Overview
A computed fold for a 346-nucleotide part of an RNA from an uncultured rumen bacterium, annotated as small-subunit ribosomal RNA, central domain. Its Rfam family is "Bacterial small subunit ribosomal RNA". Rfam links the family to the GO terms ribosome and structural constituent of ribosome. The prediction has a mean pLDDT of 88. The RNAcentral record of the full RNA draws on ENA and SILVA.
[in-house]
Context: one part of a larger RNA
RNA sequence: UUGGGUUUAAAGGGAGCGUAGGCCGUCGUUUAAGCGUGUUGUGAAAUGUAGGCGCCCAACGUCUGCACUGCAGCGCGAACUGGAUGACUUGAGUACGCGGGAAGCAGGCGGAAUUCGUCGUGUAGCGGUGAAAUGCUUAGAUAUGACGAAGAACUCCGAUUGCGAAGGCAGCCUGCUGUAGCGCCACUGACGCUGAUGCUCGAAAGCGUGGGUAUCAAACAGGAUUAGAUACCCUGGUAGUCCACGCAGUAAACGAUGAUGGCUAACCGCUGGCUCUUUCGGGUCAGUGGCCAAGCGAAAGCGAUAAGCCAUCCACCUGGGGAGUACGACCGCAAGGUUGAAACUC
Repeated sequence: UUGGGUUUAAAGGGAGCGUAGGCCGUCGUUUAAGCGUGUUGUGAAAUGUAGGCGCCCAACGUCUGCACUGCAGCGCGAACUGGAUGACUUGAGUACGCGGGAAGCAGGCGGAAUUCGUCGUGUAGCGGUGAAAUGCUUAGAUAUGACGAAGAACUCCGAUUGCGAAGGCAGCCUGCUGUAGCGCCACUGACGCUGAUGCUCGAAAGCGUGGGUAUCAAACAGGAUUAGAUACCCUGGUAGUCCACGCAGUAAACGAUGAUGGCUAACCGCUGGCUCUUUCGGGUCAGUGGCCAAGCGAAAGCGAUAAGCCAUCCACCUGGGGAGUACGACCGCAAGGUUGAAACUC
């Protein structure tokens, strides 16, 4: 490589857009490149093979035929693939109508809590733990009342909920922007699927510059615990946590399950539409859950949201360790990221 695989054994790219490429609906007409078939030429010799002959036989040699599955030319065929052309509507998209949503961005507003400040009441403790101590407190703390300030996060509702491509998104209001769903069947007429390279987005932590800093809190300090305790517990506490602009590009980025399309029993919910009866209730489409038939699976389990049965395209795997390391290259301010071995060893 072939084959076989990728939920959990090695293996689905973090996600989207999309270039090349690969693949592609129904019905005609045409072409004849692929394809099939006939024929012609060629396919050196040796080799191979069938038969004959020569060495006593054989190996070996020799003669004749065939093969040499190839290439090219000329015809013929038209189911399939391809090319050309005409049409179609079910794939795809558009218009119109409807309701829904924590989808994104920007601005404004709100209350509770926390901490701090000032003033009042008030007096000896508070805090913390398994128990303590460090710590705070007669310069009046903790508690409580009033006023003020700041920053961050939005209790209940809240859910097996909803939205988003993923990351993710939750107080309220307004503006701008995007997608999906359903109904209708008016329009376009295959305009589609996937997608190497590429581009864009991408939690937390981290980095640069400038702000901000209430809480919490790596590092750090102290108190405990302990044989020790560079920890777990406690008291403090700086980066950070927040904002703006840039960088970084990784996660158990998980459904550990790539995308798209088709097909394959039932039953019970939830969400958003439409619809019949309109009293209960029923039907249907899209999504989101539960449990299971067939089937699949090593099993656990999956089971119309497949891990079932098929098709197309991409990505990835090939014993464990060494190692996601070294070297090189590319990217980055750095941290590091991406790509990614071998010796050796079991």